[in-house]
RNA sequence: GCGGUGGUAGUAUAGUGGUUAGUAUGUGACCUUGCCAAGGUCGCGGCCGGGGUUCGAAUCCCCGCCACCGCA
Repeated sequence: GCGGUGGUAGUAUAGUGGUUAGUAUGUGACCUUGCCAAGGUCGCGGCCGGGGUUCGAAUCCCCGCCACCGCA
């Protein structure tokens, strides 16, 4: 330099054009218990950046950035 894969809560991940962006974990408050642990209820927190297509984009296209893999 070229090609491929990926980037979504603090962490790990699901989500192939329309639903409130979901789950686990974490975390806050409360409940439960003699105490701890475990458990329960209600919250908190997210689409890598910019542009385009579309009535509508996390999703499709382009450019860039980052990580990994391959080729040279």